[in-house]
Context: one part of a larger RNA
Molecule: large-subunit ribosomal RNA, domain I
Organism: Cohnella lupini
């Protein structure tokens, strides 16, 4: 040396747990902010950092409820207090809120400099302190006021409102790729996808028929099933892909502008014509202005959630704190410890769950069931309010949304690549009709059939979850699950943008090893604590690699 055996040492795999993730359901909530946010600097403790909480009234103040013996957060120690005259702690409602930061009195290199008014305060004066105010754009309204005479442009005050965030989400508009697929590739696809910009809400858009159908009919949008991978489209490749109708869900309808009256006010050609408010009036069997008539004036109908808008009070439900809540300290046996295991018992509308020295219905917390709110906010009710004509006949005139529909070209969207291409938006140039009217039913024309653009509102079903309570899980179990169980978006790297870690476990209880002894110390034998120290903090278990010690054999 090398193999073997027994015994260490280092390492930290397995293994066993979980404080944390991770994912799904449900209900809640769906904004915040000039009244100064989010998201930070910097302070505030008797006692260093940091972490949470708070703001010069700084580990806090005021009030109103709840609880009831302790209490002065993590955090031990010391000190010093506090509390049944009810602290600490939970809850609901206020007060304070330093500086930065949309930062907004000027500046700035965020958390800091430097100001001006108006009002106190302080100096013998000047510095000097306090409050409050001073940004800009927008609407509205006074006052003022140029070139230039009325004017208006401009100013100066008041006054609504805006501005920033964010929840890497839904939702809507405005831009808008490529990679790939087509077994290359350009049309075409991927995709109107990802991506940027707006802008809005708790949903958002859509929405009450110038719709569909088809000879019979239906009746605003929206979602979801079918239809139907059909009809289509398509370098008829790749692939893209409906609608009708039928079945859910949810259900809701309305207002103007126009003719006509009235009033005020304006312009002039003095009888027209404009502006305002108010009255009328809203459709497609054509409606309504207009005449005529007949019936209402409250024992009816409507409502704050579109359709017109204010506010009260009441009861009643929910959330935001909580309360009460049955039944073995049962013997005996193991054990360090009983809840285990043998023997007897008890509840139970509660045998979910979690702790308690193993494995507990009857020990705690709890469960099931009960029951509860001074204060706040939501829900939906009821009264009190509030508000309101309705209809026939008549068909003379008058109205019924214009640079509008439509039409050429260009283009985009409609499943539909221009194609026979209708319908629906844009761009340009042309440009109608006016109810005996108009669009539409896939070129287009006639019949028929449906509807009434070119003004606006609208809840429900449907999308989404940062963030609050609750369950749930053939999800993870420390190199897994967030990056992230520890004080992590940290340390650390990077000029920045930005990249981004490791790092869990004593024991039932710190009882965390008094004292002695070697040792400079680190450690280490003893004694002790503890079931257990081969559980001593480099701490459950404690595999390999990796180094060693002794003994056998071996070169």
């Nucleotide at each position: 040396u090398g193999c073997g055996c027994a015994c260490g040492g280092a390492g930290g795999a397995u293994g066993c747990c979980u404080a944390g993730g991770c994912g799904c359901c449900a209900g809640g909530a769906g904004c915040c902010g000039a009244a100064g946010a989010a998201g930070g600097a910097c302070g505030c403790g008797a006692c260093g950092a940091a972490c949470a909480g708070c703001g010069a009234u700084a580990u806090g103040c005021u009030u109103c409820g709840g609880g009831g013996a302790g209490c002065u957060g993590u955090a031990a120690g010391u000190g010093a207090g506090c509390u049944u005259u009810g602290a600490u702690c939970c809850g609901g409602a206020g007060a304070u809120u330093u500086c930065c930061g949309a930062a907004u009195g000027g500046g700035g290199a965020a958390a800091c400099c430097c100001a001006g008014c108006u009002a106190c305060c302080g100096u013998a004066a000047u510095g000097g302190g306090u409050a409050g105010u001073u940004a800009c754009c927008c609407u509205c309204g006074a006052c003022u006021g140029a070139a230039u005479a009325c004017a208006u442009a401009g100013g100066u005050c008041g006054u609504u409102g805006g501005a920033g965030g964010c929840a890497c989400a839904c939702c809507a508009g405005g831009g808008g790729a490529a990679c790939u697929g087509a077994a290359a590739c350009a049309u075409c696809u991927a995709a109107g996808u990802a991506c940027c910009c707006u802008g809005a809400g708790g949903a958002a858009a859509a929405g009450a028929a110038a719709a569909c159908a088809a000879a019979a009919g239906u009746g605003a949008u929206u979602c979801c099933g079918u239809c139907a991978g059909u009809a289509g489209c398509g370098g008829c490749g790749a692939g893209c892909g409906a609608a009708c109708g039928c079945g859910g869900a949810g259900a809701a309808g309305c207002c103007c502008a126009a003719a006509c009256c009235u009033a005020a006010g304006g312009g002039c050609u003095u009888g027209c014509u404009c502006u305002u408010a108010g009255g009328g009036g809203u459709u497609g069997u054509a409606g309504g202005a207009c005449g005529u008539c007949u019936c209402a004036c409250a024992u009816g109908g409507a409502g704050u959630a579109a359709g017109a808008a204010a506010a009260g009070a009441g009861a009643a439900g929910a959330u935001u704190a909580a309360g009460c809540g049955a039944a073995g300290a049962g013997g005996a046996c193991u054990g360090g410890a009983a809840a285990g295991u043998c023997c007897c018992g008890u509840c139970a509308c509660a045998g979910a769950a979690g702790g308690u020295a193993a494995a507990a219905a009857c020990c705690c917390u709890g469960u099931a069931g009960c029951u509860g709110a001074a204060a706040a906010u939501c829900u939906a009710c009821u009264c009190u309010c509030u508000c309101c004509g309705a209809g026939a006949c008549g068909g003379a005139u008058c109205c019924u949304g214009a640079g509008u529909a439509c039409c050429g070209c260009g283009g985009g969207a409609c499943a539909c690549g221009a194609g026979a291409a209708a319908c629906c938006c844009c761009g340009u140039g042309g440009g109608a009709a006016u109810c005996c009217g108009g669009c539409a039913g896939g070129a287009c024309c006639a019949u028929c059939u449906g509807c009434c653009a070119a003004g606006g509102c609208u809840a429900a079903a449907u999308a989404c979850u940062u963030c609050c309570u609750g369950g749930c899980g053939a999800c993870c179990g420390a190199u897994a699950g967030u990056g992230a169980a520890g004080c992590a978006g940290u340390a650390c790297c990077g000029u920045g943008a930005g990249g981004g870690a490791a790092a869990g476990g004593u024991g039932a209880a710190a009882a965390g090893c008094a004292c002695c002894g070697c040792g400079g110390g680190a450690g280490c034998g003893g004694a002790g604590u503890g079931a257990a120290a081969a559980a001593g903090a480099a701490c459950c278990u404690g595999a390999a690699a990796c180094c060693g010690u002794g003994c056998g054999c071996u070169u």